[in-house]
RNA sequence: UGCUUUAAAAGGCAAAGCCGCCGUAAGGCGGUGACGCAAAACCUCCGGUCCUAACUUGUCUUACUUCGUAGUAUUGCGAAAUAAAACUGGCGGAUAGCGGGGCUGCAGGC
Numbered sequence: 001u002g003c004u005u006u007a008a009a010a011g012g013c014a015a016a017g018c019c020g021c022c023g024u025a026a027g028g029c030g031g032u033g034a035c036g037c038a039a040a041a042c043c044u045c046c047g048g049u050c051c052u053a054a055c056u057u058g059u060c061u062u063a064c065u066u067c068g069u070a071g072u073a074u075u076g077c078g079a080a081a082u083a084a085a086a087c088u089g090g091c092g093g094a095u096a097g098c099g100g101g102g103c104u105g106c107a108g109g110c
Base pairs, nucleotide, nucleotide: 002110003109004108005107012037013036017032018031019030020029021028022027035097042102043101045100046099047098048095049094050093051092055090056089058087059086061084062083063082065080066079067078068077069076070075
């Protein structure tokens, strides 16, 4: 320098839970704590999963108004506009300890 990861680890990281803070949320950061990790360092390019306050597509429901229509009718039916809720997709976000990929590095082997 190149290839490689069966065993080991001087040193390293730190899941869940708990405490504090941030965020609408998924989740993140710090502390504590160790389930694990040879890249559990770093990067959202691809797929997966998850979230979504605000903005937005579509569907549906409800309310109100207007119009049409039937009627003797404070009624029925239909249409349109507006508002709200739910669902759905988008936009956006989270996960690098979901997988792939990129990139750098430690140790061992050849």

c-di-GMP-I riboswitch aptamer from Pseudidiomarina sediminum DSM 21906, 110 nucleotides, folded computationally. Of the family's consensus pairs, 94% are formed in the model. Lineage of the source: Bacteria > Pseudomonadati > Pseudomonadota > Gammaproteobacteria > Pseudidiomarina sediminum. The coordinates come from a structure-prediction model, not an experiment, and the mean pLDDT is 81.